[in-house]
RNA sequence: UAAAUAGACAUCUAGGGUUCCAGCUACCAGUUAGUGUUCGGACCGAGAGUUGUCAACCUCAUUUGAGGUCACACGGAGGGAUAAAAGCCCGGGAGAA
Numbered sequence: 001u002a003a004a005u006a007g008a009c010a011u012c013u014a015g016g017g018u019u020c021c022a023g024c025u026a027c028c029a030g031u032u033a034g035u036g037u038u039c040g041g042a043c044c045g046a047g048a049g050u051u052g053u054c055a056a057c058c059u060c061a062u063u064u065g066a067g068g069u070c071a072c073a074c075g076g077a078g079g080g081a082u083a084a085a086a087g088c089c090c091g092g093g094a095g096a097a
Base pairs, nucleotide, nucleotide: 007054008053009052010051012049015044016043020041021040022038023035024034025033026032056069057068058067059066060065072092074095078090079089080088
């Protein structure tokens, strides 16, 4: 100087809206309508948040094992999905230092 790898899955949370259930309101009283400015059930949910399992790499050893590493990370606007939205996806993007 150049190349490669720096991963996958799951739990929980920050956060998020409103198809469903519930709440509240109205009435034509029901298989109705409105409402997420409604601290709910359930749901979505982080590259830069948590926890765990596996994988990968390196060293030693040899009958099937032991140890180590798994770092760092500021970030628009705009667009997309779902019922709808979001630290979801585009995206370790565009940019910045």
The RNA shown here (Guanidine-I riboswitch aptamer) has 97 nucleotides and comes from Marinomonas agarivorans. The coordinates come from a structure-prediction model, not an experiment, and the mean pLDDT is 81. Of the family's consensus pairs, 100% are formed in the model.